[in-house]
C1' cells in the first nucleotide's frame, strides 16, 4: 500500500443476500411478582440494543460511499 470480512440489548445470537407486517426476535444475565418454612428448581412480567457520518428511497438494522475499531490474504 491494495484487496476482503466482521461490528445488533449488560453477554452470546436471529434478522441483513431479496428493503415495509409484530413494540427488531431469542438465550443467559438482572429486578419485581408467585410458588417454598427459606433457598434452589419452576411460571409470570419487566429493564435494555442495529459503531459513526451521508446518500438513495415514499420507507434503511438490512442497499451505495466514507469514517473508525477489530480479522485474515496479497505485496
Nucleotide at each position: 500500500g491494495c484487496u476482503c470480512c466482521c461490528a445488533u440489548c449488560g453477554u452470546c445470537u436471529a434478522g441483513c443476500c431479496c428493503g415495509g407486517u409484530c413494540u427488531a426476535g431469542g438465550a443467559c444475565a438482572c429486578g419485581c411478582c408467585c410458588c417454598u418454612c427459606u433457598c434452589a428448581c419452576g411460571g409470570g412480567c419487566g429493564u435494555a440494543a442495529c459503531a459513526c457520518c451521508a446518500g438513495u428511497u415514499c420507507a434503511a438494522a438490512u442497499c451505495u460511499g466514507g469514517u473508525u475499531g477489530g480479522g485474515a490474504g496479497c505485496a